[in-house]
C1' cells in the first nucleotide's frame, strides 16, 4: 500500500410504525423511533424497480389502456471518485 473486516476502540447513519409538512404520484423533508448498515457517506453512469401531472393516440357511461416528454429510488444489483479504525 492492496485485499480483508473483529462480540476491538472511538465516532456515524437510521428501516418499519406513528405525527406534521411538500408533491398528481413514485417519493421527499422535519419529529419520533431503531430493523439493520464498514461506505446505509457522495455521483442516476449501466441494469432493475416504481410513478404518470402534461402532450398524442385508442376504447369509452363511469373510467381504462398504450406511447411520449419527464420524474423517483444509490437501505435492489453493478460501476465511478473518495473516506474512519486496524485484530486475524
Nucleotide at each position: 500500500u492492496u485485499c480483508c473486516g473483529a462480540u476491538a476502540a472511538g465516532a456515524g447513519c437510521a428501516a418499519a410504525c406513528c405525527c406534521g409538512g411538500a408533491g398528481a404520484g413514485a417519493u421527499c423533508c422535519g419529529g419520533c423511533g431503531a430493523c439493520g448498515c464498514a461506505a446505509a457517506g457522495c455521483c442516476a453512469c449501466g441494469g432493475a424497480u416504481c410513478c404518470u401531472c402534461g402532450g398524442c393516440c385508442c376504447c369509452c357511461a363511469a373510467g381504462g389502456g398504450g406511447c411520449u416528454c419527464g420524474g423517483a429510488c444509490c437501505g435492489c444489483c453493478g460501476g465511478g471518485a473518495u473516506g474512519c479504525c486496524g485484530a486475524a